[in-house]
């Protein structure tokens, strides 16, 4: 230098054919239970979906550029 893949909550990830409120598990916090802790149960908080543009009535999802990470080739 070239080709390809990934980027969604603190972490690991899902998100169907583009459509009506963006989710799960773990973690955190609160409550219940307990003499107490853990476990268990119930609930809560936490996201402008990597950044910037574009197409569309409408995008986490499509297109382009850039950024970060990874694999291969040279």
């Nucleotide at each position: 230098g070239g080709u390809c893949c990934c980027u969604u909550a603190g972490c690991u990830c899902a998100g169907u054919u583009g459509g009506u409120u963006a989710g799960a598990g773990c973690a955190u916090c609160u409550g219940a239970c307990u003499c107490a802790u853990a476990a268990u149960c119930a609930g809560a908080g936490g996201g402008u979906c990597g950044u910037a543009g574009g197409a569309u009535c409408a995008u986490g999802c499509c297109c382009u550029a850039c950024a970060g990470g990874g694999a291969c080739c040279a």

This is a predicted structure of a 74-nucleotide RNA (transfer RNA) from a Bacteroidales bacterium. It was read from a public genome assembly. It matches the Rfam family "tRNA". By type it is a transfer RNA. Taxonomically the source falls in Bacteroidales (Bacteria, Pseudomonadati, Bacteroidota, Bacteroidia). Its mean pLDDT, the model's own confidence on a scale to 100, is 82.